[in-house]
Context: one part of a larger RNA
Molecule: small-subunit ribosomal RNA, central domain
Organism: uncultured organism
RNA sequence: CUGGGAGUAAAGGGAGCGCAUGCGGACUAGCAAGUUGGAAGUGAAAUCUAUGGGCUCAACCCAUAAAUUGCUUUCAAAACUGCCGGUCUUGAGUAGUGCAGAGGUAUGCGGAAUUCCCGGUGUAGCGGUGGAAUGCGUAGAUAUCGGGAGGAACACCGGUGGCGGAUGCGGCCUACUGGGCACCAACUGACGGUAGAGGUUCGAAUGUAUGGGUAGCAAAACAGGAUUAGAUACCGUGGUAGUCCAUACGGUAAACGGAUGGAUUAUUAGGUGUGGGAGGAUUGACCCCUUCAGUGCGGCAGUUAACACAAUAAGUAAUCCACCUGGGGAGUAGGACCGCAGGUUUGAAACUC
Numbered sequence: 001c002u003g004g005g006a007g008u009a010a011a012g013g014g015a016g017c018g019c020a021u022g023c024g025g026a027c028u029a030g031c032a033a034g035u036u037g038g039a040a041g042u043g044a045a046a047u048c049u050a051u052g053g054g055c056u057c058a059a060c061c062c063a064u065a066a067a068u069u070g071c072u073u074u075c076a077a078a079a080c081u082g083c084c085g086g087u088c089u090u091g092a093g094u095a096g097u098g099c100a101g102a103g104g105u106a107u108g109c110g111g112a113a114u115u116c117c118c119g120g121u122g123u124a125g126c127g128g129u130g131g132a133a134u135g136c137g138u139a140g141a142u143a144u145c146g147g148g149a150g151g152a153a154c155a156c157c158g159g160u161g162g163c164g165g166a167u168g169c170g171g172c173c174u175a176c177u178g179g180g181c182a183c184c185a186a187c188u189g190a191c192g193g194u195a196g197a198g199g200u201u202c203g204a205a206u207g208u209a210u211g212g213g214u215a216g217c218a219a220a221a222c223a224g225g226a227u228u229a230g231a232u233a234c235c236g237u238g239g240u241a242g243u244c245c246a247u248a249c250g251g252u253a254a255a256c257g258g259a260u261g262g263a264u265u266a267u268u269a270g271g272u273g274u275g276g277g278a279g280g281a282u283u284g285a286c287c288c289c290u291u292c293a294g295u296g297c298g299g300c301a302g303u304u305a306a307c308a309c310a311a312u313a314a315g316u317a318a319u320c321c322a323c324c325u326g327g328g329g330a331g332u333a334g335g336a337c338c339g340c341a342g343g344u345u346u347g348a349a350a351c352u353c
Stems, first nucleotide, its partner, number of pairs: 003325003007307002012321001014202004023192001025088004030083002033081002035077008049065006091191001092188003096183004103177004108172002110154001115149007125136002162169002207249006216243002222238002225235001262320006271297004276292005302309002326353003335346002338343001
């Protein structure tokens, strides 16, 4: 490389956009590059293969044929691919009419709670644990009532509910803004598909730089108290970075925040729930029937090593990308790109079983 694979055995890139390349709807005229057929030339000999022959046999040798799967020239064909024209509307897109939504960015506002401060009432405890102690408190704590400050997060609604490409998104109002779905069938006329090599953009948490902010939390660090043989821990009292904001960087995750399905398209029994839309039926927004695009459950055929999957496929097929090829050594070494740094990306071999 081929072959075979990738939910769980090795293997789907964290995600989007997108240049090149490879792939691509219906009808039709032409061309003839691919393709198909005929002819001619060439494809050295030896070798190989088949048949026959010669050494007593064999190896070996000789002859003939075949083969040399190819290349060149030429004549034709026009189904398929291609190229160049024309036409089409079902793929794709646009317009129109509606709809749902924690989609994004920014400003403003709100109430509950914690903490702190001020004041009132009130008196000896509070807190914490398995039990304690450190800690707080007669300089009046805890508790309770009133007032104020500030930061962070938004109970109930809330839902195998919704939105988003992924990370993710949840108080309320407003402004700006992205996408989706349904209906319609006016317009364009294949404009398409591909996590599409490279490229580029986004990308949780922790972390880095500068500046701000700091209520709570804090199993970073650190200090004191316990526990213990010890206890650089688990428990407890404090507590700085951090968590929050702005601007840059970093670019990784069990990126699956616990769903194991790479993208797109077509196709293959039925059942049941749920959120969004359209149509029918109806007095009717209910219920019912049909249907589109989501999201769940259970299940036949089929698939699977089994578990299981099963119209949201892991079934049947097509196109494209990325990936795997025994375990360890090792996501290491060296080199290179990137980064302020931590480090990231790419990524071996010897040796060994």